This is a predicted structure of an 88-nucleotide RNA (c-di-GMP-I-GGC riboswitch aptamer) from a Syntrophomonadaceae bacterium. The prediction has a mean pLDDT of 86. The organism belongs to Syntrophomonadaceae, within Bacteria.

RNA sequence: UGUGACAAAGGCAAAUCCGUCCGAAAGGCGGGGACGCAAAGCCAAGGGUCUAAGGACAGCGAUGUCGAUGAUAGCCUGGCUGCCUUUG
Numbered sequence: 001u002g003u004g005a006c007a008a009a010g011g012c013a014a015a016u017c018c019g020u021c022c023g024a025a026a027g028g029c030g031g032g033g034a035c036g037c038a039a040a041g042c043c044a045a046g047g048g049u050c051u052a053a054g055g056a057c058a059g060c061g062a063u064g065u066c067g068a069u070g071a072u073a074g075c076c077u078g079g080c081u082g083c084c085u086u087u088g
Base pairs, nucleotide, nucleotide: 002086004084011037012036016032017031018030019029021028022027035074041080042079043078045077046076047075048072049071050070055066056065057064058063
């Protein structure tokens, strides 16, 4: 510098279960669990998706619609960093 084997050291942990945890929710966090992952390490910048508290609008009202500033890095792109293996 290139590669990521049906391999190896080490690592992470979907669904799901539990919780006198956080949150309006989506979701997060902690403990099990293991579908997968060569960046499934970090960053919400662009796109996507989810949510809709506050707000706006409609309505007598119940309620409905809109809408991130919320969430997702294990949806994609992009940026930053890095272990091991193997090759030169």